[in-house]
Context: one part of a larger RNA
RNA sequence: UCCGGUUAAGGGAAUUCGGCAAAUUCGCCCCGUGCCUUCGGCAUAAGGGGUCCCUAUUUGUGUAUCCGUAUGGAUGCGCUUGUAGGGCGCAGUGACUAGGGAGGUUCGACUGUUUAACAAAAACGUAACCAUCUGCUAGCCAGGAAUGGUGUGUAUAGUUGGUGACGUCUGCCCAGUGUCAGUACCUAAAACUCCUUUCCAAGGGAGCUAAGGGCUGAUAAACGGCGGGAGUAACUAUAACUCUCUUAAGGUAGCGAAAUGCCUUGCCGUUUGAUUGACGGCCUGCAUGAAUGGCGUAACGAAAUCUCCGCUGUCCCUAACCGGAACCCUCCGAACAUUCCAUUCUGGUGCAAAGGCCAGAGACGUCCAGUGGGAAGCGAAGACCCCGUGAAACUUUACUGUAGCCUGUUGUUGUGACGUGAAGCUUGUUGUAUAGCGUAAGAAGGAGUUUCUUAAGCAAGGACGCCAGUUCUUGUGUAGACGACAAUGUAACACUUCUCUUUGAGUUUUGCGCCACUCACCGCUAGCGCGGGACAUCAGUAGGUGGACAGUUUGGCUGGGGUGGCACGCUGUUGAAAAAAUAUCAAUAGCGCCCAAAGGUCGGCUCAAACCGGUCAGAAAUCGGUUGUAGAGUGCAAGGGCAAAAGCCGGCCUAACUGGGAUUCAAACGUGACGAGUUUCAGUAGCGAAAGCUUGGCCUAGCGAUCCAUUAGUGCUCCUUGUUGGGGCCUAGUGUUGACCAAAAAGUUACUCCGGGGAUAACAGAGUUGUCGCGCCCGAGAGCUCAUAUCGACGGCGCGGCUUGCUACAUCGAUGUCGGCUCUUCCUAUCCUGGCUGUGCAGAAGCGGCCAAGGGUGGGGGUGUUCACCCAUCAAAAGGGAUCGUGAGCUGGGUUCAGUACGCUGUGAGGCAGUAUGUUUGAUAUCUACUGGAUGUGUUGCAUGUCUGAGGGGAAGGACCACUUAGUACGAGAGGAACGGUGGCUCGACGCCGCUGGUCGACGGGUUGUCCGGCAGGGCACGCCCGGCAGCUACGCGUUACGGGGAUAAGUGCUGAAAGCAUCUAAGCACGAAGCCCUCCUCGAAAAGAGACAUGAGGACCCCCAUAGAAGAUGGGGUUGAUGGGACAGGGGUGUAAGAAUCGAGCUUCGGCGAGAUUUUCAGCCCGCUGUUACCAACCGUCCGU
Repeated sequence: UCCGGUUAAGGGAAUUCGGCAAAUUCGCCCCGUGCCUUCGGCAUAAGGGGUCCCUAUUUGUGUAUCCGUAUGGAUGCGCUUGUAGGGCGCAGUGACUAGGGAGGUUCGACUGUUUAACAAAAACGUAACCAUCUGCUAGCCAGGAAUGGUGUGUAUAGUUGGUGACGUCUGCCCAGUGUCAGUACCUAAAACUCCUUUCCAAGGGAGCUAAGGGCUGAUAAACGGCGGGAGUAACUAUAACUCUCUUAAGGUAGCGAAAUGCCUUGCCGUUUGAUUGACGGCCUGCAUGAAUGGCGUAACGAAAUCUCCGCUGUCCCUAACCGGAACCCUCCGAACAUUCCAUUCUGGUGCAAAGGCCAGAGACGUCCAGUGGGAAGCGAAGACCCCGUGAAACUUUACUGUAGCCUGUUGUUGUGACGUGAAGCUUGUUGUAUAGCGUAAGAAGGAGUUUCUUAAGCAAGGACGCCAGUUCUUGUGUAGACGACAAUGUAACACUUCUCUUUGAGUUUUGCGCCACUCACCGCUAGCGCGGGACAUCAGUAGGUGGACAGUUUGGCUGGGGUGGCACGCUGUUGAAAAAAUAUCAAUAGCGCCCAAAGGUCGGCUCAAACCGGUCAGAAAUCGGUUGUAGAGUGCAAGGGCAAAAGCCGGCCUAACUGGGAUUCAAACGUGACGAGUUUCAGUAGCGAAAGCUUGGCCUAGCGAUCCAUUAGUGCUCCUUGUUGGGGCCUAGUGUUGACCAAAAAGUUACUCCGGGGAUAACAGAGUUGUCGCGCCCGAGAGCUCAUAUCGACGGCGCGGCUUGCUACAUCGAUGUCGGCUCUUCCUAUCCUGGCUGUGCAGAAGCGGCCAAGGGUGGGGGUGUUCACCCAUCAAAAGGGAUCGUGAGCUGGGUUCAGUACGCUGUGAGGCAGUAUGUUUGAUAUCUACUGGAUGUGUUGCAUGUCUGAGGGGAAGGACCACUUAGUACGAGAGGAACGGUGGCUCGACGCCGCUGGUCGACGGGUUGUCCGGCAGGGCACGCCCGGCAGCUACGCGUUACGGGGAUAAGUGCUGAAAGCAUCUAAGCACGAAGCCCUCCUCGAAAAGAGACAUGAGGACCCCCAUAGAAGAUGGGGUUGAUGGGACAGGGGUGUAAGAAUCGAGCUUCGGCGAGAUUUUCAGCCCGCUGUUACCAACCGUCCGU
């Protein structure tokens, strides 16, 4: 010193983030018990009293024996209830055991559960409420499937989701997203049908069509959401009221600076001496709000928070003691760490924070115990930050997919009706321009056809219809009817064949719808059979849906990153330093076009402006004249350029054309692409008389690979065809990548991980000092007058390195981050104390300045706070530095991990210099440093003693108050000093234990439980309790030694020149401070210049010890001895021993029992103290030195 304990006077939370820790309380019996309440509780509420021993008596009762019949009695052994009397102690649950209590608020109803090893909570769960799905071959879950679970359950059941007892309630919004329902119509895949590509095929097109989508509606206890601006009332203020914009709807009830309020320590009240706290209100709600539940709420809570009472070593302010470590001896004996050397300190330097460099100072060697300032100490390739074309996990309306689900279709898959559609076949039927007798489908053939196998006509009926007629059936009727010819007309008719169109019937195939069947298939069943049934299941295929799952992506620059911006492709000017080139998130402006004329050429013309003149006409209209180097114009930025033009006007044109070559920029080297230019050759053109000009715009910006798609070419080539068509190549275009030489691409991570970086941020350092702080100069003004007693604008110049910035130099193989506590030192720009000075200084009290850093600078309230505010004191309650001194010293309240909640934000995962609650602080010290303790060597033989004092340390003292001076000086008064003297108090320092107090496992006594059979005497629970010597101590006591000297600071002076004066100064002289140096205390011959003097032979080991002590050391003694022990005496502590006698409430069988009391007895027991006394032990000896 640590760990674990014990006790503390007086105060009693002043400690601290916080009563953390500790203390108080505690069992049982009796009395008594408020608010509130869900009437159960709260409640052991709170608050009181009792509790032991002895004696007598009493209640209830067990059991054994006896009496013997009674619900009994007696005797013995027990348990138990009460009463009375007696008694002892500080204390009777005497030890052990064993709630501190009360009140307010928040949250959660409650018991319960949770992050094994940093979070126990307000989180989870819960009963209860609500909603979703589900009729059983169910729904949900697991599985690839078989199958299994729920469940051998059946809607009072099971699953899923939300809220979270109870009470009271649960408002408005369906626009968005989801879910559910519907859907004439639109959209919509495969299959199918049709068309098309000569057939076929791949392909293309169209039709049909399911789910889905569109569309329509419902749904918020689904995800979610729930405004703004004006005006208005007879004081003002406010706004019941009105207007207006707007929405899907505009927040209702309730609550509200809240676990939610930024501003904010809101305002008011209560609580306090003082309150960033708490509670109650208010409402201006950054950003409350109704099952993402709102508001209440008894009980409950190792939850959070505030207050009060009690209690205390938490504290003022520490002290003592006990046990265990540490320490010493013996034995055994690791780990971590370890480049080298190492005696440091101060200043400097240096990649900007050095034991090692430079300078100075200091410094003999070694060991031991300690303390932790440094080794930017050890531990862990920083977890923060950034980077990586790193990883992982999670999310989603990122990209791309996949299970699953929904749906169509095919197969498994069969039968029969009905309705309806399609196609084919068969058989009918229909076909009206005008003209024409007439309802002429088209083409071809055709001169006959038809008729008793019943013509024309007539009647009835059906169908069609252009309303004229056509056609069919039946009956009647009886022997003819039609065509050719002619006419009309594009076409001429009978009859035959083929085809088209309208429409009917039949049949074959097939689609859809509906109904039915049974045989596949499925379920139930022991079986018989029953129930479903071509559905379902399963498989293939197609569409939809699809973070349930998977793989990935999620840019760069950047005075860190993010946010912002684009400095990411181009152009002009400046920067740019007179060749070229040249950076910054440098400055200043632009481009991503436009124009068929704003292009080419030829010709002509001259602009802006000013002045003069001139009808309306004005400053400016159009007109004339003069001057006019560009002051205009140029399509657009700026620069350059441009006057018979590059500007303006007109004519004619299309060179804004085709194909080559060279070349500039792009582009540091090597080598390119695109693009934009320059130049030239050839061709073809335009204009011009011609020279000539023209390859767009006066020049410098106006832009884009591959793949893919597409356009063009009397192009090439391959395949194919009767024609055609298709693929590839070449040349020239078009469609775009603006992150602009061009991936197809969203987020979160505080649950995180890896690799790196001081290439790059946060802390600290360094540099700088805008900002900050402090000065100086000037002096407008204020100060009645008067700049400078005091204050001092606008400006100017500095210093400091405390604030905040900037930079990114050191540190990312880690330098622990705010505040507090503790402890030390330094600075002065001085708050107090000391000295002086000016004053708008009479005194007193102030204000300003100069010197001065010796000492001091405190206690509380709320807050994590530093800071700031407040309370009461004070001489004063100054400011700073030391890695914002100090975490191998403490704390851990704040910040800054993982849990959780609120508000806000985000679809979400999540996020928030927003809030709230909770949350592991490692280690045995190697070196150095420091505090102490030893030892060796040196100092020229050694030892002992006494000194000197270079040098070091100290603050050893600091301040105040009262009295006196003195009610004096001063002052009109009111008021009111000083020099000096005396006493005290407080803070600090040193010492001590006679007193007071604490402690005291020396010791004495009391007492509980238990054991030793009883007594006596003891053990154990450090049992508890009451005292307490020595010692150690503070809360106690003493001292703080009067003061003085020397040299000075600011300042005050004397004399006195430079400068005939003046002047404190230049020469000279004198004063002058708590400050400096002495005097005082202390260390100090290792002071290497290692000292002086005196004495002269001893010293160490060993043994007994203590006035000493961790070990060493120091001191005493060693028989010639009182050193230790013992004995005795004195003194002291406790408090009256044992034994005996007597008494004792009562009881008694008269024998005795009995807590206890008195006397013997200031007894007994004990003592780290003092003294006496050799009874015991200091014995025997060894070594070194002269």
The part of an RNA shown here (large-subunit ribosomal RNA, half B) has 1186 nucleotides and comes from a Candidatus Nanoarchaeia archaeon. It matches the Rfam family "Archaeal large subunit ribosomal RNA". For this family Rfam cites "Crystal structure of the ribosome at 5.5 A resolution" (Yusupov et al., Science, 2001). NCBI's taxonomy places the organism under Archaea, Nanobdellati, Nanobdellota, Candidatus Nanoarchaeia. The prediction has a mean pLDDT of 82.